[in-house]
The RNA shown here (transfer RNA) has 74 nucleotides and comes from Candidatus Bathycorpusculum sp.

RNA sequence: GGGCCCGUAGCUCAGCUAGGUAGAGCGCCAGACUCAUAAUCUGUUGGUCGCUGGUUCAAAUCCGGCCGGGCCCA
Numbered sequence: 001g002g003g004c005c006c007g008u009a010g011c012u013c014a015g016c017u018a019g020g021u022a023g024a025g026c027g028c029c030a031g032a033c034u035c036a037u038a039a040u041c042u043g044u045u046g047g048u049c050g051c052u053g054g055u056u057c058a059a060a061u062c063c064g065g066c067c068g069g070g071c072c073c074a
Base pairs, nucleotide, nucleotide: 001073002072003071004070005069006068007067010026011025012024013023020057027045029043030042031041032040050066051065052064053063054062
């Protein structure tokens, strides 16, 4: 220098292929249960979807550029 993959909640990830309400588990917090703690159960809390521009009525999703991480080639 070239190619490919990844970036979404505090953490691990799904959703992208086919544009149409942003989700799951764990965690935090509160409550129930218990003499108490843990476990269990219930409720609750959660995000400028890496950044920027474009296309569109509408973008996490499609397109361009950039940033970060990983792998391969030279």
Its mean pLDDT, the model's own confidence on a scale to 100, is 83.